A computed fold for a 73-nucleotide RNA from a Candidatus Altimarinota bacterium, annotated as transfer RNA. Its mean pLDDT, the model's own confidence on a scale to 100, is 82. The organism belongs to Candidatus Altimarinota, within Bacteria. Its Rfam family is "tRNA". By type it is a transfer RNA.
RNA sequence: GCUCCCAUCGUCUAGUGGCCCAGGAUGCCACCCUCUCACGGUGGAGACAGGGGUUCAACUCCCCUUGGGAGUA
Numbered sequence: 001g002c003u004c005c006c007a008u009c010g011u012c013u014a015g016u017g018g019c020c021c022a023g024g025a026u027g028c029c030a031c032c033c034u035c036u037c038a039c040g041g042u043g044g045a046g047a048c049a050g051g052g053g054u055u056c057a058a059c060u061c062c063c064c065u066u067g068g069g070a071g072u073a
Stems, first nucleotide, its partner, number of pairs: 001072007010026004018056001028044005049065005
């Protein structure tokens, strides 16, 4: 250089065109429980790498960029 794969809450992940107001675990915050901490319970905040396109509708399909990984001479 070329080809291919990946990028979603702080972290790990589900979602492969409309059911979604993007779900779960863990972490965080508040309250309850407890003499206190831990455990447990209830509630809350928190994400689609960036830009463009296709479509009535895009996390999902296409293109470019950025970052990471694999293969190849």